[in-house]
Molecule: c-di-GMP-I-GGC riboswitch aptamer
Organism: Gemmatales bacterium
RNA sequence: CUCGACAAAGGCAAACCCGUCGUAAGGCGGGGACGCAAAGCCAUGGGUCCGGAAACCCGGAUCGCCAGGCUGCCGAAA
Numbered sequence: 001c002u003c004g005a006c007a008a009a010g011g012c013a014a015a016c017c018c019g020u021c022g023u024a025a026g027g028c029g030g031g032g033a034c035g036c037a038a039a040g041c042c043a044u045g046g047g048u049c050c051g052g053a054a055a056c057c058c059g060g061a062u063c064g065c066c067a068g069g070c071u072g073c074c075g076a077a078a
Stems, first nucleotide, its partner, number of pairs: 002078001003075002011036002016031006034064001040070003044067003047062006
């Protein structure tokens, strides 16, 4: 470095509920845990979703869909 233990320490938090913002997708806060070794960060490519539109166009959402980029805790086996 690759890798990822029924390891240790710590971390995040799906559905759902409440509040709040948004036309919406969805965001944020609280509760809650299905899961996660990058479920940390970046909309760069693809996908999906929302709004507008005549449109193959425009604007937006999602990185907990996939790929790519940047950063990073721990250390058994190989």